[in-house]
RNA sequence: GAUUUGGGAGCUUGCUUCUGAUGAGAGUGGCGCACGGGUGCGUAACACGUAUGUAACCUACCUUAAUCUGGGGGAUAGCCUCUCGAAAGAGAGAUUAACACCGCAUAACAUUACGACGCAGCAUUGCGAUGUAAUCAAAUAUUUAUAGGAUUAAGAUGGGCAUGCGGAACAUUAGCUAGUUGGUAAGGUAAUGGCUUACCAAGGCUACGAUGUUUAGGGGAUCUGAGAGGAUGGCCCCCCACACUGGUACUGAGACACGGACCAGACUCCUACGGGAGGCAGCAGUAAGGAAUAUUGGUCAAUGGGCGGAAGCCUGAACCAGCCAUGCCGCGUGCAGGAAGACGGCCCUAUGGGUUGUAAACUGCUUUUGUACCGGAAUAAACCCUUUUACGUGUAAGAGGCUGAAUGUACGGUAAGAAUAAGGAUCGGCUAACUCCGUGCCAGCAGCCGCGGUAAUACGGAGGAUCCGAGCGUUAUCCGGAUUUAUUGGGUUUAAAGGGUGCGUAGGCGGCCUGUUAAGUCAGGGGUGAAAGACGGUAGCUCAACUAUCGCAGUGCCUUUGAUACUGACGGGCUUGAAUGUACUUGAGGUAGGCGGAAUGUGACAAGUAGCGGUGAAAUGCAUAGAUAUGUCACAGAACACCAAUUGCGAAGGCAGCUUACUAAGGUAUGAUUGACGCUGAGGCACGAAAGCGUGGGGAUCAAACAGGAUUAGAUACCCUGGUAGUCCACGCCCUAAACGAUGAAUACUCGAUGUGGCGAUAUACGGCCAGCGUCUAAGCGAAAGCGUUAAGUAUUCCACCUGGGGAGUACGCCCGCAAGGGUGAAACUCAAAGGAAUUGACGGGGGCCCGCACAAGCGGAGGAGCAUGUGGUUUAAUUCGAUGAUACGCGAGGAACCUUACCCGGGCUUGAAAGUUAGUGAAUGGAGCAGAGACGCUCCAGUCCUUCGGGACACGAAACUAGGUGCUGCAUGGCUGUCGUCAGCUCGUGCCGUGAGGUGUUGGGUUAAGUCCCGCAACGAGCGCAACCCCUAUGUUUAGUUGCCAGCACGUUAAGGUGGGGACUCUAAACAGACUGCCUAUGCAAAUAGAGAGGAAGGAGGGGACGACGUCAAGUCAUCAUGGCCCUUACGUCCGGGGCUACACACGUGCUACAAUGGGCAGUACAGAGGGCAGCUACCUGGCAACAGGAUGCCAAUCUCACAAAGCUGUUCACAGUUCGGAUCGGGGUCUGCAACUCGACCCCGUGAAGUUGGAUUCGCUAGUAAUCGCGUAUCAGCAAUGACGCGGUGAAUACGUUCCCGGGCCUUGUACACACCGCCCGUCAAGCCAUGGAAGCUGGAAGUGCCUGAAGUGCGUAACCGCAAGGAGCGUCCUAGGGUAAAGUCGGUAACUGGGGCUAA
Repeated sequence: GAUUUGGGAGCUUGCUUCUGAUGAGAGUGGCGCACGGGUGCGUAACACGUAUGUAACCUACCUUAAUCUGGGGGAUAGCCUCUCGAAAGAGAGAUUAACACCGCAUAACAUUACGACGCAGCAUUGCGAUGUAAUCAAAUAUUUAUAGGAUUAAGAUGGGCAUGCGGAACAUUAGCUAGUUGGUAAGGUAAUGGCUUACCAAGGCUACGAUGUUUAGGGGAUCUGAGAGGAUGGCCCCCCACACUGGUACUGAGACACGGACCAGACUCCUACGGGAGGCAGCAGUAAGGAAUAUUGGUCAAUGGGCGGAAGCCUGAACCAGCCAUGCCGCGUGCAGGAAGACGGCCCUAUGGGUUGUAAACUGCUUUUGUACCGGAAUAAACCCUUUUACGUGUAAGAGGCUGAAUGUACGGUAAGAAUAAGGAUCGGCUAACUCCGUGCCAGCAGCCGCGGUAAUACGGAGGAUCCGAGCGUUAUCCGGAUUUAUUGGGUUUAAAGGGUGCGUAGGCGGCCUGUUAAGUCAGGGGUGAAAGACGGUAGCUCAACUAUCGCAGUGCCUUUGAUACUGACGGGCUUGAAUGUACUUGAGGUAGGCGGAAUGUGACAAGUAGCGGUGAAAUGCAUAGAUAUGUCACAGAACACCAAUUGCGAAGGCAGCUUACUAAGGUAUGAUUGACGCUGAGGCACGAAAGCGUGGGGAUCAAACAGGAUUAGAUACCCUGGUAGUCCACGCCCUAAACGAUGAAUACUCGAUGUGGCGAUAUACGGCCAGCGUCUAAGCGAAAGCGUUAAGUAUUCCACCUGGGGAGUACGCCCGCAAGGGUGAAACUCAAAGGAAUUGACGGGGGCCCGCACAAGCGGAGGAGCAUGUGGUUUAAUUCGAUGAUACGCGAGGAACCUUACCCGGGCUUGAAAGUUAGUGAAUGGAGCAGAGACGCUCCAGUCCUUCGGGACACGAAACUAGGUGCUGCAUGGCUGUCGUCAGCUCGUGCCGUGAGGUGUUGGGUUAAGUCCCGCAACGAGCGCAACCCCUAUGUUUAGUUGCCAGCACGUUAAGGUGGGGACUCUAAACAGACUGCCUAUGCAAAUAGAGAGGAAGGAGGGGACGACGUCAAGUCAUCAUGGCCCUUACGUCCGGGGCUACACACGUGCUACAAUGGGCAGUACAGAGGGCAGCUACCUGGCAACAGGAUGCCAAUCUCACAAAGCUGUUCACAGUUCGGAUCGGGGUCUGCAACUCGACCCCGUGAAGUUGGAUUCGCUAGUAAUCGCGUAUCAGCAAUGACGCGGUGAAUACGUUCCCGGGCCUUGUACACACCGCCCGUCAAGCCAUGGAAGCUGGAAGUGCCUGAAGUGCGUAACCGCAAGGAGCGUCCUAGGGUAAAGUCGGUAACUGGGGCUAA
């Protein structure tokens, strides 16, 4: 006290009043709001974790125990009446209540003060009992039984405070600090304390990292890892901090308070411009930002919290639902049968096969899930209500009832039906999975290596396969692998890394015996180590994920009891480590002084004359004004020959004539003295070559800079002539070196051999000693090379240093320095390597040995001329193509007028020019005509094949299947070939060595033409090569004698093997023999070599040929042929005519002919071999000057023929000239081949008679029947551009000292940064682009501090005037402070004209 309502009274019977009940809203009061929920700004701190302490403390509500709850008072909200304000709100008056507020009483096991007792402890002290004095309390409500209230003690819970230990980075942060550190007193607090104040003292922290800067909430735990560790701190739990930013207090048990207050600031909103309001890091939601992250949902049913006696109320805590494949777990998308192994796809060696693939179709079965329908929980039992029982009056137990957001959900049942449900990535290796097509260093891929430039398992597509599967890949991050920061568990000679050396501080480590202690250490017990998580067992959701429960674990900390070997601490002793003493000894140890000779230079003098000096060669320079060389004297400075050494000394740098002084050190002996006094050594200090700097001297030599002369393309160099700093001394700096043994110091241990310095010892020994300086080696170590008692071995201690290359020992900062510079010492960015040791090759203007017409010694050429031929270039319609250093260029081509022919122009054909198969027709074939340039087209005539009668040969031919391509790729290939190179090499098996690559063998000593052979040897054997076997040739024998031969016999001719005969000879062509260093001498182990040796036709491979190892050059050839792939198909195929391949300012290669007298011309005359021949060679005859022509004969060839060989020899002529050389070119006339000689043939004759007089630089071939020279033949071929190629014989030389050099090669060795292998690799500037970065006048921003000024709120303090009876309050003042202003300095960033270097890119 609105509202609703009961009862009573009055009377105007619907109004007033009295009294109860109910009790909205607001208000008073109580409790709560300090919990729960969020976030990680700040914080490097007692914030956190852990373990303690609190005898220095607090704790509402809860529990236990004890005692008390008596009697009063004055206000104030609200309500009512007003006022101000736009509002928020504020103010005044009147009136009122309480468990609100205030006195009074009572009071102790409370508090305080004083006194005395006992016990205990850890110092202050604590506890217990006790005496006196002082002080302090309360609240009621009602159904009388409870709920409250007050005080005290104790418990529980929750906190406060303090302490030990633990966990970030940077030293390019080394000094910090004024309430700072401590004390006394006071204040303050719940409580200790500089927490605050006053005074006193001058302390406190720090290399075990203070201070500063940067970063960061901590833990349980999570991920990873074998662990140790490393990374992380999201969800959940504990603690802390924060609540717009900063400050402040109030209330309260608890806050300096997320949803309280005040102030200041920034921001947003309202406004009447005066003034006000606000704080999502609560749940949803919005915006922005971003690669990216959800619903403005339901319910308090459960669990939990607050209040309440309770009903109940509140609760974005919580429980549920929604969204998201974000994660974990479970389930499904079917199962079985089914081979014509279907169609289709893809691939292939393509009439076929493989694969997709039992996959599908088809048949049967099942129904999870989904869909439809039906049923349908548990989570709930308390509180509360009703009631029963027990004890006896409020407790316990029992029975019944009430309450579900999720939810008609989970679950169960029924029905139909394979029905509703598969993708992603990958397929070169790592890494499971392969082919085709497209593309052609493009497009693209890529985690690393790397793919792609015409056959891509690597790009894109397809087919197939593989992996995972409601997911699969990518990206980002963390750990692992990574022993790649190494505690477990690394290194430092050469890979990154030993400080330049010593002394020494702190620190670390430290000899033998013994005692005490028990800090470290070890063992047992106790406490703690929250829960969750992890691990193990069990259980609950159908399983699992998930959850529950029990256990283990939590390696830690604290405490306690014990042990005492080791370490420590504290004692006692020892002598071997260390040091000292004494004696002896060693040395270029150091410092200072003195002295010496040689050399050099200079000066003087003498004597003497033309050069000296210097160099690869010169010149500059010096010198007739007298040099150099020579002699004498003098002076100067510096360095010390021989001794001298692989030596000695020193810490290192370093130290060298002799001597003196001072001084240090080492060694040996002794065992006298001390008694662990030791080792190492961050910082620190000292020393520290050369060069350099400063001051002052000195200055002979040498000599940066500089000058001149050379060299050179140049030569700012090397060489030469000069020459200044400097080199030397004193003092002071500098402080670095490949300061190296690229090897820190110390101690101990561990096989040997040998040289040398010192000592000992003397017995002539030395298996001696210690300390050095060296070499080789065992074990061991090492990536290897190597080290190996002087360790790089085995161990210990300490220090220093390293962590991919470059950027960079740079920048910035700091320190040092006079400067030069030194010390310390990054990052951005960039690369996928950089590096070590060893191996095999290759290479070297490295070495050794050896070979080759490689050089040299010779002979003849090329390069100059003309011509021939090939090539380049140019030209052209075309000048077809290929070959291009050696290893292309008289090459493919061993025959381009047509053809060839591939090229060009023009005209044709299109299953085609040729070949095969299948029908059909016809003999084939020959001849003629027409048009045409021809191909080709049209027409006519003749002809009528063979046959076993089936057919066959040949030709034409529609249609069809096959074609064709000298188009491309020799870098897709086969085959063939060139070259290194006829060089002597290249390999294998087994064994052995090495981690391995690999080595050995195969190297070495000899020898050879030879990897040929011998000897040796961890090798033993073998293969391909070498050689031999094969062919030709040189000698002989045998056999055989025609077409060859002819000695003897005979015949015969002008002559002639012409004839008969013959096999003797030559020859022919078959078989044998012969040559093997077999013999001798010499050397040598042997192999072998030498010998004008013997013998022999031939002598050391007799001469030639064929024969070409593993391989190299992506060598050559797709145009001999073959062939993969690609390309063309009325043309890139094919036929024909003509042209071209034969062009011509030029250049090169290969040849021929010459330039002449060793020759040319003319005449005479001699001797080969090997080949060819019927569409042929042709004797012979005739004609012609000749090419040749016309006749004619022989020969299918040891018969005939081409076919006279030529040079040679004999004779003659020409006398050196552009000729009697040379023959080009041109003119004319012919011959032959051939359809056809114009472009474009060869030959013959006559005439013409060019260049050329021996060829620059340079370069080629050849070593004996060779070079040179001379002719002959053949293939191709109608003919021929042939001077070419391939063969044949004739004549027939010179020279080789030798291996220095050039070239090429072989073996061994050495260096290497090369391996596409020196035609390699690679450095720097400049030019261009891009990137990051340093400096920089200046401009600008942040954070933290300092001085001064100002100073809100607020606590404290002070206070006379105002209010109040008083207590007290208001107001005022003061101290402090947030904030603001201002000033100077520092610090960290950003940006910047200009500028410095760095990185990357490209041919």
Molecule: small-subunit ribosomal RNA
Organism: Mucilaginibacter psychrotolerans